[in-house]
Molecule: Bacterial large signal recognition particle RNA
Organism: Verrucomicrobiota bacterium
RNA sequence: UCGUGCUAGGCGGGGAGGUAGCGGUUCCCUGUACCAGCAACCCGCUCUAGCUGGGCUGAAUCCCCUGGGGAGGCGGCGACGUGGGUAAGCGAAUCGCAGGGCAGCGUUGAACGUUGGGUCCGAUGCAAUGGAUGCGGGUGAACUCCGCCAGGGCCGGAAGGCAGCAACGGUAAACUUGAUGUUCCUUGUGCCGUCGGGUCGCCUAACGGGAGCCUUAACUGCGGUAAGUAAACCGAUGGCGUUUGUCGAGCCGGGGUGCACGA
Numbered sequence: 001u002c003g004u005g006c007u008a009g010g011c012g013g014g015g016a017g018g019u020a021g022c023g024g025u026u027c028c029c030u031g032u033a034c035c036a037g038c039a040a041c042c043c044g045c046u047c048u049a050g051c052u053g054g055g056c057u058g059a060a061u062c063c064c065c066u067g068g069g070g071a072g073g074c075g076g077c078g079a080c081g082u083g084g085g086u087a088a089g090c091g092a093a094u095c096g097c098a099g100g101g102c103a104g105c106g107u108u109g110a111a112c113g114u115u116g117g118g119u120c121c122g123a124u125g126c127a128a129u130g131g132a133u134g135c136g137g138g139u140g141a142a143c144u145c146c147g148c149c150a151g152g153g154c155c156g157g158a159a160g161g162c163a164g165c166a167a168c169g170g171u172a173a174a175c176u177u178g179a180u181g182u183u184c185c186u187u188g189u190g191c192c193g194u195c196g197g198g199u200c201g202c203c204u205a206a207c208g209g210g211a212g213c214c215u216u217a218a219c220u221g222c223g224g225u226a227a228g229u230a231a232a233c234c235g236a237u238g239g240c241g242u243u244u245g246u247c248g249a250g251c252c253g254g255g256g257u258g259c260a261c262g263a
Stems, first nucleotide, its partner, number of pairs: 001263006009057003012030005020046005034054005063256006072247004076242003080238003084234002089229002093225007104213002112208008120197006126190002128187001130185003135178005145170003153162003
């Protein structure tokens, strides 16, 4: 150096996500690269690392190390867009309090004060209201009331007597109606009376007082209320940009790597 048979290794890699971390399942990039099973409420592992079973290849285009390159991902930053949050501040609205005092009221007496009364509560009287009852009128027994009882009946020799239905008249219960209405009860009743209580406020009268009153406007201050609000701020999100960070596939190059036997 060649041949044969083997072995280590290889039969895809990367980003995101997830994880204590790694690999896988998932999504994406690369672009072609054994098969089967397992797995997001996860699966297998433990420091370079999928596990189990099978197959192929095998020391080089293929394995290992390294340089270049940069598909693509992720992060940062920037301006822009979208949609939220916050409301100190801002202006407007509205309510309250205080001020103000135009107009009005006020010496024919303001504010304020004192006393009394009312408003309020209890009891009671009267009235009113409604009911019951009493009173007057009417209706009212076609089956049990009273009167009078035709007809008929009974007793009697007769005279006469007796009971009695209907009708008629009345009355009871009941019903109805009336009023200058007896008594009792009732009440979301009352410009009413009496007695007692209460009296912050309000109204009112008298007296005192002696110049203000003003919830009556504009306006001012303070406070409350529920909304609104550009920019800024907060966090979310979208695509874009970036002489930014990071990882980085295919690809291009350089180097490295066995064992046995035979010639």